[in-house]
RNA sequence: GCCGCUGUAGCUCAGCUGGUUAGAGCGCCUGAUUGUGGAUCAGGAGGUCCUUGGUUCGAAUCCAAGCAGUGGUACCA
Numbered sequence: 001g002c003c004g005c006u007g008u009a010g011c012u013c014a015g016c017u018g019g020u021u022a023g024a025g026c027g028c029c030u031g032a033u034u035g036u037g038g039a040u041c042a043g044g045a046g047g048u049c050c051u052u053g054g055u056u057c058g059a060a061u062c063c064a065a066g067c068a069g070u071g072g073u074a075c076c077a
Base pairs, nucleotide, nucleotide: 001073002072003071004070005069006068007067010026011025012024013023019057028044029043030042031041032040050066051065052064053063054062
């Protein structure tokens, strides 16, 4: 250089065929319980769905370019 894969909450990930409000576990916060803590239970906060543009009535989802990470491969040494 070329080809492919991945990018969604603080972390690890799901999201089927484009369709009202984007989810789970862990973590975090508050409360209950407890002598305190842990565990358990109840509730809550937390998201530019990598960026830009395009298609569409409608995009996390489709298309293009770019960025980051990762794997394979070619060439030079």
This is a predicted structure of a 77-nucleotide RNA (transfer RNA) from an uncultured Rhodobiaceae bacterium.
Its Rfam family is "tRNA". Rfam links the family to the GO term triplet codon-amino acid adaptor activity.
Its mean pLDDT, the model's own confidence on a scale to 100, is 80.